[in-house]
């Protein structure tokens, strides 16, 4: 780097170091940041994917946190592609355009498994 499956609701920060960026990538918007960004280190915390125990056993449910990961601003921030609906609008109809809402896809993140 790639494939399959599941989830993307909620939750959880202090210190040290560093010194200008950051919120995944492209563009735009919005937001955070010298009252200190990213990164790194320490300690803590959250969650419960793997895991442990119990009950059931077709799917599961409850409890737990020693270990392997993960996470610890808002929020996978919004728009981009597509479908439906509503409103407005150009127009003779058809058709188109804009905006809003809802859904989906795509992309991405994390875990488990496999090659």
């Nucleotide at each position: 780097g790639u494939g399959u499956u599941a989830u993307c609701a909620a939750g959880a920060a202090a210190g040290g170091u560093a010194g200008a960026g950051g919120g995944a990538a492209u563009a735009g918007a919005c937001c955070c940041g010298u009252u200190g960004a990213a990164g790194c280190c320490u300690u803590g915390g959250c969650a419960a994917c793997c895991c442990u125990u119990u009950a059931g056993c077709u799917u599961u449910a409850a409890a737990g946190a020693a270990g392997g990961u993960g996470c610890u601003a808002a929020a996978u921030u919004c728009u981009a592609c597509u479908a439906a609906u509503a409103a407005u609008u150009u127009u003779u109809u058809a058709a188109g355009a804009u905006u809003a809402u809802u859904g989906g896809a795509a992309a991405g993140a994390u875990a488990a498994c496999g090659a």